[in-house]
Molecule: SAH (S-adenosyl-L-homocysteine) riboswitch aptamer
Organism: Variovorax sp.
Parts: sequence; structure tokens; C1' cells
RNA sequence: GCUCCCAAGGAGCGUUGCAACAUCCCCCGCGCGGGCAUGUCAGGCUUGGGAUUCGAGUCCCCGCAACGACGCUCACCUGCU
Repeated sequence: GCUCCCAAGGAGCGUUGCAACAUCCCCCGCGCGGGCAUGUCAGGCUUGGGAUUCGAGUCCCCGCAACGACGCUCACCUGCU
């Protein structure tokens, strides 16, 4: 670093439907290829930890999040009245 799992980033309800997934149909140079339709769908992102695997010079100290379509509501913090 890839993949999977876990935790955290305050929460609830509703709307839309990109990716992804499922189903169906179609196309093809026949492979988990490409496309349409329908359904589900707004923690899929970031940080940390664990596992497999690949790679990599190491040690010490200090500090620490930033974000997440639209609408409504609540919680929390701050300021004013």
C1' cells in the first nucleotide's frame, strides 16, 4: 500500500438517486465484458485499531482532526437580548 473486519467522527424523520449491489432484457471479439430498465440505496469519506498479503531505514518528543446532496426537528458549544 491492496482487500476484509471493528471503533470513532452527536442524532432522528423525510426527499432525490451518482457509485455499488440484485433482477430482467439486449449486444459482443465469450470474459464475472458492455448497455438499457426496475428495485434497494446519502459514513461509499476521513482517522485509529485488527487480520491476510505485498513492500519498506530506524528512534525520540510534541500536537491533533477535517469532512459527509436537500429540507425539517432535537441535542451540544458560544455570543447577544